[in-house]
Context: one part of a larger RNA
RNA sequence: GGCGAAUGGAGGAUGCCUAGGCUUCUAUCGGCGAGGAAGGACGCGGACAGCUGCGAAAAGCUCCGGGGAUCUGCAAACAGGAUUAGAUCCGGAGAUAUCCGAAUGGGGCAACCCGUCAUGCUGAAGGCAUGACACAUCGAAAGAUGGGCCAACGCAGGGAACUGAAACAUCUAAGUACCUGCAGGAAAAGAAAGAAAAUAUCGAUUUCCCGAGUAGUGGCGAGCGAAAAGGAAAUAGCCCAAACCGAUAUUGUUGCGGCAAUAUCGGGGUUAUAGGACUGAGCCAUACGCACAUGAAAUUAACUGGAAUAUACUGGAAAGUAUGAUCAUAGAGGGUGAUAAUCCCGUACAGGCAAGUUUCAUGUAAGUUAUCAGAAUCCUGAGUAGGGCGGGACACGAGGAAUCCUGUCUGAAUUCACGGGGACCAUCCCGUAAGGCUAAAUACGAAUAGAAGACCGAUAGUGAACCAGUACUGUGAAGGAAAGGUGAAAAGAACCGUGAACAACGGAGUGCAAUAGAACCUGAAACCAUUCGCUU
Numbered sequence: 001g002g003c004g005a006a007u008g009g010a011g012g013a014u015g016c017c018u019a020g021g022c023u024u025c026u027a028u029c030g031g032c033g034a035g036g037a038a039g040g041a042c043g044c045g046g047a048c049a050g051c052u053g054c055g056a057a058a059a060g061c062u063c064c065g066g067g068g069a070u071c072u073g074c075a076a077a078c079a080g081g082a083u084u085a086g087a088u089c090c091g092g093a094g095a096u097a098u099c100c101g102a103a104u105g106g107g108g109c110a111a112c113c114c115g116u117c118a119u120g121c122u123g124a125a126g127g128c129a130u131g132a133c134a135c136a137u138c139g140a141a142a143g144a145u146g147g148g149c150c151a152a153c154g155c156a157g158g159g160a161a162c163u164g165a166a167a168c169a170u171c172u173a174a175g176u177a178c179c180u181g182c183a184g185g186a187a188a189a190g191a192a193a194g195a196a197a198a199u200a201u202c203g204a205u206u207u208c209c210c211g212a213g214u215a216g217u218g219g220c221g222a223g224c225g226a227a228a229a230g231g232a233a234a235u236a237g238c239c240c241a242a243a244c245c246g247a248u249a250u251u252g253u254u255g256c257g258g259c260a261a262u263a264u265c266g267g268g269g270u271u272a273u274a275g276g277a278c279u280g281a282g283c284c285a286u287a288c289g290c291a292c293a294u295g296a297a298a299u300u301a302a303c304u305g306g307a308a309u310a311u312a313c314u315g316g317a318a319a320g321u322a323u324g325a326u327c328a329u330a331g332a333g334g335g336u337g338a339u340a341a342u343c344c345c346g347u348a349c350a351g352g353c354a355a356g357u358u359u360c361a362u363g364u365a366a367g368u369u370a371u372c373a374g375a376a377u378c379c380u381g382a383g384u385a386g387g388g389c390g391g392g393a394c395a396c397g398a399g400g401a402a403u404c405c406u407g408u409c410u411g412a413a414u415u416c417a418c419g420g421g422g423a424c425c426a427u428c429c430c431g432u433a434a435g436g437c438u439a440a441a442u443a444c445g446a447a448u449a450g451a452a453g454a455c456c457g458a459u460a461g462u463g464a465a466c467c468a469g470u471a472c473u474g475u476g477a478a479g480g481a482a483a484g485g486u487g488a489a490a491a492g493a494a495c496c497g498u499g500a501a502c503a504a505c506g507g508a509g510u511g512c513a514a515u516a517g518a519a520c521c522u523g524a525a526a527c528c529a530u531u532c533g534c535u536u
Stems, first nucleotide, its partner, number of pairs: 001535009015521001016485002020456002022453007029445002031149002039100003042055003046078001050074002061094006070082003105114003115133007135146004153184001154182005164171001168219001194202002206233004216224002237437003240381001244267010272415001274380004278374004287368002291364009303351003309324005325342002327331001333345003386410008396422001417432005472479002492520001495507004
C1' cells in the first nucleotide's frame, strides 16, 4: 500500500407518517363598487419584529340569540387584569372604518402636496375643526344613473400563424388562439312569409340520444360534414305599428263658427280555414292576475338531546390477549401512552328562536280575457322584398345553387296580394317578411357546504404541507426556489467536573428508549477514520 471484517464519523436514501395538494360528484350561491369596491400603504398590544385580527371608537365597540367556565390570538414565560351581575367563544344585525386606489375639489414620482366656499371656535387671522366642491348622460330643478374589479360560461365587432395536404398556392389548422365591446345568473334562441310531403302530416325555441361519419361537399386531395323523421328533457305564450275615435300644444288659413297640417298623449287593434277598422245587433259571463295583507307549511345559523364494559395478564402505557357482559334506526370517522361499537368527540335518530327564502290558502284588487251578421270603403311594418356587381354565412370551395346577410348601383306588389317548397316554369301545398318581449329544459364554477377516490405522500402532490408568488434574479415585462417528523408527556438535562468559554465533552438526573438531546423517528450508499486478520 491492497483486500476483508468490525466499530465509528459523515451523509440523508429508504420505511412509516401527514398538517397540504389533485380529481370527481351533490347541493347552495352566482356578484362586489361613488353608502367609495377589489387590492394595498400606514397604524392599533403592558412589553410586539413577523403573521393573524382590527382602524385614531384600531387583537376591538353596541344590540339580539346560542353557550356555561374559564379567558387575555399564533406564542411559552412575566406583569397587570376580565368573568356565574354569565366573560372568552359561536351565530345574526349594527356602529366605527386613517391614507392610497374607479379615486371623483386641483395637482402628483400611489399611500403625498396645495386649494375654494359655507358654518363654528370668533370680534379677528398666513390658525384650527366639520361639511361640500370631478366628469359624462338624463332632468326645469332637486336629483338619478354611469365609471372600476371579478374564475369560467354567453353574445357581438375584429381575427392569425405554426401545422395537415408527407412540397405548395385553392383547401386545412379555424372563425381556433388572440384583441375589443357588452351582459346575465345564466346568456343566446323563440311563437312560422316554418318544417316537410306529393295530394299526407307536424305545429315557438333550446338541449340530449339516434339518424350518421349517412346525404352531400372537396386541388372529388388532405379533409369538411348536415337535415328531416323517430325517442327523451322541459313546456307558455304574448305586446306594439296602422286603419278608426279623441285630447293637448304649435303653425297656417278663416266668412271667427271652424278647417287643415305637424308633434305628443289616450282609447282601439294584432291575424292566414285571413284578421281588424267600419255599420248593425248582443254582452258583463268565464278564466287569469303584478302587488299588498293575514294565516299555514317547508327550508335555513350558532346550537341541544343522543344507547351500551368489567376483571385478570403482558407492557412505560391497553384500545392487545384471556374470560364474562351490554347497546345497536348508533359496528361512519377521528382521538385517547399499541389495534376501542360500549373512554372522549361524534355517528343513527330527534329537536332548534329571530331575520330571510320558497310554496300553499284566503281576502282586497290595478288590470287582462270571449259573440253574431254585413260586405262597399279603409288598414295590416318601403328605399323594404326582389334584381345587377363584389364579398360573406349556410355541411354546400360559383357550382345547375335555392336560402340568409350586405359594401355599391337599383328597385316592386298591396288580398283578384305577397313569400317559400334547392336553378327555372306551371299546377298543387305550406306560410304572411320588412316592429318587439318571453320562464323551463342547456353552459360554467371564482365562492360556500358536504361526500368520495384500484389519486400523491415531502426530488411526489399545487410553484407553495413550513410566514410562498416569499427569499432571490432582472431597468422592465417577467422569472422564481430551498425548506416537514424529539418524546406519550418537556419530564427540554438541576447539580458537579475538564475547559478561556454563553463552545464542546465527561458524570449525575429525566425517560420504555438519549446511538430519542433539540444539528433530535428510521438512518442505506458514495466518502473519511480506528481496530483486527490476510497479503505485497
Source information
Model confidence (mean pLDDT): 82 of 100. Predicted 3D model of a 536-nucleotide part of an RNA (large-subunit ribosomal RNA, domain I) from a Bacteroidales bacterium. The sequence was found in a public genome assembly. Taxonomically the source falls in Bacteroidales (Bacteria, Pseudomonadati, Bacteroidota, Bacteroidia). It matches the Rfam family "Bacterial large subunit ribosomal RNA".